The RNA shown here (transfer RNA) has 72 nucleotides and comes from a Caldilineaceae bacterium. RNAcentral holds the sequence, with entries from ENA. The coordinates come from a structure-prediction model, not an experiment, and the mean pLDDT is 81. The source organism's lineage runs through Bacteria, Chloroflexota, Caldilineae, Caldilineales and Caldilineaceae. Its Rfam family is "tRNA". From the family's description: Transfer RNA (tRNA) molecules are approximately 80 nucleotides in length.
């Protein structure tokens, strides 16, 4: 330098172009002598950036960015 992938919540992952979700892992009850486990609730999001299509975008387009993988 080409060319194919991936990004969404502390992690890891989902989500036909139509309310952004679950595992864990955190917070507060319950149980329990007390810790763990269990169980119940609850909080947590600029969906990698910047533009464009759309009545409507995490999704589709186009550029940039990081990472990984692959040909030279």
């Nucleotide at each position: 330098g080409g060319c194919c992938g991936a990004c969404u919540a502390g992690c890891u992952c989902a989500a036909c172009g139509g309310c952004a979700g679950a595992g864990c892992a955190a917070a507060u009850g319950a149980c329990u002598c007390u810790u763990a486990a269990u169980c119940a609730u609850u909080g947590g999001g600029u969906u990698c950036a910047a533009g464009g299509u759309u009545c409507a975008a995490a999704u589709c387009c186009u550029u940039g960015g990081u990472c990984g993988g692959u040909c030279a």